Annotation: This is a predicted structure of a 73-nucleotide RNA (transfer RNA) from Penicillium pancosmium. Its Rfam family is "tRNA". By type it is a transfer RNA. The organism belongs to Penicillium, within Eukaryota. The same sequence occurs in records of 3 taxa. The sequence is in RNAcentral, with records from ENA and Rfam. The coordinates come from a structure-prediction model, not an experiment, and the mean pLDDT is 82.
[in-house]
RNA sequence: GGCCCCGUAACUCAAUUGGUAGAGUGUCAGAUUCCAGUCCUGAAAGUUAAGCGUUCGAGUCGCUUCGGGGUCA
Numbered sequence: 001g002g003c004c005c006c007g008u009a010a011c012u013c014a015a016u017u018g019g020u021a022g023a024g025u026g027u028c029a030g031a032u033u034c035c036a037g038u039c040c041u042g043a044a045a046g047u048u049a050a051g052c053g054u055u056c057g058a059g060u061c062g063c064u065u066c067g068g069g070g071u072c073a
Stems, first nucleotide, its partner, number of pairs: 001072007010025004019056001027043004049065005
C1' cells in the first nucleotide's frame, strides 16, 4: 500500500429484510439489617466513532474520514 471485518450506556453484549435504542454487570436511592453483605424494588446513565447523502423515517442502506483487528505483498 491492496482487500476484508468491527466501532451501540462506565464494562460485556442485544436490537427481526429501515418503523419509539434494550438486557446483564456496575453506580445511586429505597426496603431489609444493630451495621454491612446477600436477596427484593426503583432510578439515573446513549450526539449508536465523526461527517455528508438516500428516505416520510437510518444503529441498520451509500460515500468520506478516524480508531482497532485480520490477511496478502